[in-house]
RNA sequence: GGUAGUGUAGCUCAGUGGUAGAGCACAUGUUUAGCAUGCAUGAGACCCUGAAUUCAAUUCCCAGCACCACCC
Numbered sequence: 001g002g003u004a005g006u007g008u009a010g011c012u013c014a015g016u017g018g019u020a021g022a023g024c025a026c027a028u029g030u031u032u033a034g035c036a037u038g039c040a041u042g043a044g045a046c047c048c049u050g051a052a053u054u055c056a057a058u059u060c061c062c063a064g065c066a067c068c069a070c071c072c
Base pairs, nucleotide, nucleotide: 001071002070003069005067006066007065010024011023012022013021018055026042027041028040029039030038048064049063050062
């Protein structure tokens, strides 16, 4: 330099046009002498940035940024 991929909650990942979910973690309550486990409840991301299309974009198009892989 070229090609391809990824970017969503604190972490690991779903979600493929109609205002976003799970597991773990966290908080509260309950249980216990206490801790852990279990059970219930709750908080937490406007989806990497910008622009385009659309009535409507996490989703589609383009550019950029970051990371990873391969080729040279």
Overview: Predicted 3D model of a 72-nucleotide RNA (transfer RNA) from Sciurus vulgaris. It matches the Rfam family "tRNA". RNAcentral holds the sequence, with entries from Rfam.